Predicted 3D model of a 389-nucleotide RNA (Bacterial RNase P class A) from a Candidatus Villigracilaceae bacterium.
Model confidence (mean pLDDT): 76 of 100.
Its Rfam family is "Bacterial RNase P class A". Rfam classes the family as a ribozyme.
RNAcentral holds the sequence, with entries from ENA.
Taxonomically the source falls in Candidatus Villigracilaceae (Bacteria, Bacillati, Anaerolineae, Anaerolineales).
It is recorded under the gene name rnpB.
RNA sequence: CAGGCCGGUCGGGCGGUCGCGGUCUCGCGCGAGCGAGGCUGAGGAAAGUCCGCACUCCACAGGGCGCGGUGCCGGGGAAAGCCCGGAGCGGAGCGAUCUGCUGGAUGGGCCACAGAAAAGGACAGCCCCGCGAUGGCGCGGGGUGAUGGUGAAAAGGUGGCGUAAGAGACCACCGGCGUCCACAGUAAUGUUGACGGCCAGGCAACCCCCGCCGGAAGCAAGGUCAAGCAGAGACGAAGGAGCGGCCCGUUCCAUUUUAGUCUCGGGUAGACUGCAUAGAGAGAUGAUCGCCGAAGCGAGUCGGCAGGGAUGAAGCUUCGUGCGCGAGCACCUAGCGUAAACCUGUGCGACUUGCGGAACAGAAUGCGGCUUAUAGACCGACCUGAGGC
Numbered sequence: 001c002a003g004g005c006c007g008g009u010c011g012g013g014c015g016g017u018c019g020c021g022g023u024c025u026c027g028c029g030c031g032a033g034c035g036a037g038g039c040u041g042a043g044g045a046a047a048g049u050c051c052g053c054a055c056u057c058c059a060c061a062g063g064g065c066g067c068g069g070u071g072c073c074g075g076g077g078a079a080a081g082c083c084c085g086g087a088g089c090g091g092a093g094c095g096a097u098c099u100g101c102u103g104g105a106u107g108g109g110c111c112a113c114a115g116a117a118a119a120g121g122a123c124a125g126c127c128c129c130g131c132g133a134u135g136g137c138g139c140g141g142g143g144u145g146a147u148g149g150u151g152a153a154a155a156g157g158u159g160g161c162g163u164a165a166g167a168g169a170c171c172a173c174c175g176g177c178g179u180c181c182a183c184a185g186u187a188a189u190g191u192u193g194a195c196g197g198c199c200a201g202g203c204a205a206c207c208c209c210c211g212c213c214g215g216a217a218g219c220a221a222g223g224u225c226a227a228g229c230a231g232a233g234a235c236g237a238a239g240g241a242g243c244g245g246c247c248c249g250u251u252c253c254a255u256u257u258u259a260g261u262c263u264c265g266g267g268u269a270g271a272c273u274g275c276a277u278a279g280a281g282a283g284a285u286g287a288u289c290g291c292c293g294a295a296g297c298g299a300g301u302c303g304g305c306a307g308g309g310a311u312g313a314a315g316c317u318u319c320g321u322g323c324g325c326g327a328g329c330a331c332c333u334a335g336c337g338u339a340a341a342c343c344u345g346u347g348c349g350a351c352u353u354g355c356g357g358a359a360c361a362g363a364a365u366g367c368g369g370c371u372u373a374u375a376g377a378c379c380g381a382c383c384u385g386a387g388g389c
Stems, first nucleotide, its partner, number of pairs: 001385004006380005012292007020041009043360001047371002050369005055218002058215001067214005072086005087102006103209002107207002109203003123148002125144008156174005175199001177196004182191003222273004231264005237258001239253005296355008304346005315336003320331004
């Protein structure tokens, strides 16, 4: 640096303009209301409504049956199909890590296909006996879980002894089961030992058994006030209604109390409450513009680094030879050692610049969980891979 894995955090900011819900103050108005100003107004999941609780009403002596849920161990928690840690048996990955299951198989039931048989199993094969045939066969009776075949699973494994053939029938070791200790651990459990009997299939997300938990419905719960209509009671004048205004008249009702007025209880509409430093009422929390905005992507400049340049310049050291009186010089052998311009590249650094730029979603009684959706960014631990130093 790339890819991954686990945990955590955030999930746009500021300002202008125009709007929306709630509430308070002031002004105007008889009032309904209008205007101005202040404060305040969604989430990590507000979602699904899956689990638990608060709250409310109804039911309820006590016990049992039934029904539903739950189920390894420890801790947390009001509780939970919740969280954290741990154990056993598995699965995936190179790895970090992720993930499934886990009370009971002495009762009943089931175990697809295949297979003789799916729980006490003879199809083939092997062995013995009898009869017939007489070399290997056929028929009948019996033994055998060692061999083959089927299957996800076949009645412990290996070796021996034994046998007619075989077999935990017997023996040794191993595995597993049960009992009893010891040690480690709070525990689930793990490790070791002794003894026993020789061996036990799977499924409880089929019924069943065991432990624990559970009465029911839900804020449209429930509570308070209370028009109208109907009902009950009291008072009550002598009238009331129709004949489309009024009078007369007439018809009907009432005079056995109509009309009207008042009171009463229950209670519908409705209002308030329940109800919260957003809040409700089928439901406001927005739109637009400007500036900013991290990562990311692209381009460029400078530097660093690498490669080329460079089959080794120059230079230094050195074996040998030659020349020179000599200092030394020339050639040659071997070694050290590579400078720069320039070119190319870049998982590095700095700077400039362009693009880019917010997902899922929307409270409705409250709270704790779970599940589901979620573009992108940041922080920390770890894993794998290759490259550079």